[in-house]
RNA sequence: GAUUUAUUGAGAAGAGGUGAGAGAACAGGCUCCUAGACCCUCUGGCAACCAUCAUCAACUAUUGAGAACGGUGCCAAGUCCUGCCCCAAGUAUAAUGAAUGGGAAAAAUAAAUU
Numbered sequence: 001g002a003u004u005u006a007u008u009g010a011g012a013a014g015a016g017g018u019g020a021g022a023g024a025a026c027a028g029g030c031u032c033c034u035a036g037a038c039c040c041u042c043u044g045g046c047a048a049c050c051a052u053c054a055u056c057a058a059c060u061a062u063u064g065a066g067a068a069c070g071g072u073g074c075c076a077a078g079u080c081c082u083g084c085c086c087c088a089a090g091u092a093u094a095a096u097g098a099a100u101g102g103g104a105a106a107a108a109u110a111a112a113u114u
Stems, first nucleotide, its partner, number of pairs: 001114008013043005021032003026083004044075003049071002055065004079106001084103003
């Protein structure tokens, strides 16, 4: 990097460094940002995907639960929102076609395989 599966409206920031853009990509919005964003380092924290000691329950070789430690991840905004399809107010009709909701696609993260 690829494939499969699961999840994505919750949660969690200080210091130092750097110095101009950043929020994945394209487009349109919106937002953060020289009162220093983004990014990097350290420290702290959140969470519970994996794993799991003690312990507990089944109960006899294993299964389930399981704080801490550990492997990852994350710490502005729903994955910041929209884009494609369904639904659909409105409109004399046609054209056009919003909000909400559902789905798809894309993305991120984890686990397994390659």